[in-house]
Molecule: transfer RNA
Organism: Gemmatimonadota bacterium
RNA sequence: ACCCGGGUGGCGGAACUGGCAGACGCAGGGGACUCAAAAUCCCCCGGCACGUGAGUGCCUUGCGGGUUCGAUUCCCGCCCCGGGUA
Numbered sequence: 001a002c003c004c005g006g007g008u009g010g011c012g013g014a015a016c017u018g019g020c021a022g023a024c025g026c027a028g029g030g031g032a033c034u035c036a037a038a039a040u041c042c043c044c045c046g047g048c049a050c051g052u053g054a055g056u057g058c059c060u061u062g063c064g065g066g067u068u069c070g071a072u073u074c075c076c077g078c079c080c081c082g083g084g085u086a
Stems, first nucleotide, its partner, number of pairs: 001085007010026003019069001028044005046059005062078005
């Protein structure tokens, strides 16, 4: 230099065809059980703003553009990681 694969909550990791982003697991918080704990079970769990609160609004898939009513997904450029060829 060229080719291939990848970058998604705190971590791992789904979303095959463009149509509710974050399933599932781990970690974390609350509760049940227990004398107490472990294990087990139930519920919650991206960020910001507003609200006493229930909640509401906005933002979010490496970064920047494009296509589209609509993009994690398609197209272009760049960055980073892994592999291959020279």